Description
This is a predicted structure of a 479-nucleotide part of an RNA (small-subunit ribosomal RNA, 3' major domain) from an uncultured bacterium. It matches the Rfam family "Bacterial small subunit ribosomal RNA". Its mean pLDDT, the model's own confidence on a scale to 100, is 80.
[in-house]
Context: one part of a larger RNA
RNA sequence: UGACGGGGGCCCGCACAAGCGGUGGAGCAUGUGGUUUAAUUCGACGCAACGCGCAGAACCUUACCAGCCCUUGACAUCCCGGUCGCGGACUCCAGAGACGGAGUCCUUCAGUUCGGCUGGACCGGAGACAGGUGCUGCAUGGCUGUCGUCAGCUCGUGUCGUGAGAUGUUGGGUUAAGUCCCGCAACGAGCGCAACCCCCGUCCUUAGUUGCUACCAUUUAGUUGAGCACUCUAAGGAGACUGCCGGUGAUAAGCCGCGAGGAAGGUGGGGAUGACGUCAAGUCCUCAUGGCCCUUACGGGCUGGGCUACACACGUGCUACAAUGGCGGUGACAGUGGGAAGCGAAGGGGCAACCCCUAGCAAAUCUCAAAAAGCCGUCUCAGUUCGGAUUGGGCUCUGCAACUCGAGCCCAUGAAGUUGGAAUCGCUAGUAAUCGUGGAUCAGCACGCCACGGUGAAUACGUUCCCGGGCCUUGUACA
Numbered sequence: 001u002g003a004c005g006g007g008g009g010c011c012c013g014c015a016c017a018a019g020c021g022g023u024g025g026a027g028c029a030u031g032u033g034g035u036u037u038a039a040u041u042c043g044a045c046g047c048a049a050c051g052c053g054c055a056g057a058a059c060c061u062u063a064c065c066a067g068c069c070c071u072u073g074a075c076a077u078c079c080c081g082g083u084c085g086c087g088g089a090c091u092c093c094a095g096a097g098a099c100g101g102a103g104u105c106c107u108u109c110a111g112u113u114c115g116g117c118u119g120g121a122c123c124g125g126a127g128a129c130a131g132g133u134g135c136u137g138c139a140u141g142g143c144u145g146u147c148g149u150c151a152g153c154u155c156g157u158g159u160c161g162u163g164a165g166a167u168g169u170u171g172g173g174u175u176a177a178g179u180c181c182c183g184c185a186a187c188g189a190g191c192g193c194a195a196c197c198c199c200c201g202u203c204c205u206u207a208g209u210u211g212c213u214a215c216c217a218u219u220u221a222g223u224u225g226a227g228c229a230c231u232c233u234a235a236g237g238a239g240a241c242u243g244c245c246g247g248u249g250a251u252a253a254g255c256c257g258c259g260a261g262g263a264a265g266g267u268g269g270g271g272a273u274g275a276c277g278u279c280a281a282g283u284c285c286u287c288a289u290g291g292c293c294c295u296u297a298c299g300g301g302c303u304g305g306g307c308u309a310c311a312c313a314c315g316u317g318c319u320a321c322a323a324u325g326g327c328g329g330u331g332a333c334a335g336u337g338g339g340a341a342g343c344g345a346a347g348g349g350g351c352a353a354c355c356c357c358u359a360g361c362a363a364a365u366c367u368c369a370a371a372a373a374g375c376c377g378u379c380u381c382a383g384u385u386c387g388g389a390u391u392g393g394g395c396u397c398u399g400c401a402a403c404u405c406g407a408g409c410c411c412a413u414g415a416a417g418u419u420g421g422a423a424u425c426g427c428u429a430g431u432a433a434u435c436g437u438g439g440a441u442c443a444g445c446a447c448g449c450c451a452c453g454g455u456g457a458a459u460a461c462g463u464u465c466c467c468g469g470g471c472c473u474u475g476u477a478c479a
Stems, first nucleotide, its partner, number of pairs: 001479002003476003007473007015463002019427005026319008034310002042053002064305007073129001077128002079125006087106007109119003131294002134292003140288002142283003145279001147277001152191006158167003171182003197271004202238007211228003216225002241265001244259001245257004321420001325379006337368003342361002347356003386417001391412007433455007
C1' cells in the first nucleotide's frame, strides 16, 4: 500500500421489512446429474452451468456407434500425360446406399500467329501437400459473462517522506453520481458519471396516397365524387432550465412546497452506452492461431442406428386442483409484425384437422386475421359439466421417408391432483398479476426465446437484522 475481521462510523440497492404472485407437492414439457448403452457426440458446474451453445436432432444437421466403401482424397495450389467441350436430363443392370457397369437425348466454350499454341474444363498418374468439431482456453487473438451502470480508477507538475509511498481523491455540506459547493500543499488533467444518440409523452410547420371524413352529395360499406380540418403517417423544429415564487441552508451547492405556470418538474419514462481491473471465469466445437498428435486414418463417402434410452435425483417452465370458475351463446374494442417455391379472401365439401376451386396482393391498397380476457344463460361444491395425463380406434398434413422418433383432428378412455414440509424466487406503476397476438429458426415440429398490445393492482413504518456494494477509520503473526 492492499486484502481480510462473527471491529467501528456514514450511505446505497426489491437487500430486508410492508405487500402481491409464484417455485418446492401433482401430471406433462424441457435441460442436467446418474445409470444404461455398440453409441446414448461435445462443451457449460455457486451467484455468473442446468428451456445454456441448440433462433427449432425423423434423413440431412452430426461432430457419436455398427457395417460397407475411398486413399493426392469432398476442398486449394503446382507438375506430367490424355480428352475437347464441360455440363444436364432420362432409362436399364447389380447393390442398403456410396460406388460400379451399359445406353438414349439435349448441348458442342473463348482467343488464335490455325501449332493442342494459350485460357478453361474433365479423366488418369507421381509427389509436394490437402484434411482433422483430434489435444492444450493453464501457450494465445478475438468475442463474452461477472462484480456493476457500482462510482470509482489514474496521470503530469509541485510538496512531504531515507524509502515503499503519501498528498491531490482526505475534511464540512450535498447529490443518483469523485454530482456540485466550501475549505485545504496542492494546482491541473485523463478514463469513467452526466450530457450529446434512439424511442415514448405535448405542440407547431411541411406533405396528403394505399391513410383520414367535419361540411356537401352518394353507398350495403369512406363505397364513390369532393376535401386534407381532424386521426394517422414521417421529416424538420419548439418545449424543462430548479428558469419563476415562498421557506430553509453558510451569503454556497442544494433541499422542501396538494406554490404558480405547464402535456410533462426536479435525471419526465424506457433503450443504447459497461472506466482501471477481478475471477489463469467461458469459448481451440463460430472464426483465427503457437505447440503437440493422426496421415490407406484421429481424413473422406454412404446406409442404418444413436444424440429421443430410464429404477432414480435436481433446475427451469406449462397445465391444473376449480364458482373471481367450467360449458353454451353473444359477438365489441388492439398493437407489433410476416407474405411470392409466399400470404391466400370469397364460394363449396368435411363433425374437425384439412381438402377443392381459384380472386387479390412484392402489399398504409390484397392477405395471414379469429384478438382474448368482456357480457348473457346454465351448472351448485362433487374427484364433479373440475382436471386433463394415459391408452384403444379412425383420420389429416409436411416430407424420398413419420417403426425407432413429427405435429394436428375426431370418437372412446378418463390417471394424479382438493393449493403443496423444510426451504426458496420475482416484482415499486402502466410495474406485478392476468389475457391474447405476432416474429425469428423452420419442409414439418414451440409449454422455449424475442417482441406486441388489452385489462390492471397492493405495499414501502423504516434501515435493527440477512445478502451484495461504496467511502472513511481501526486491528492484523496475511500478500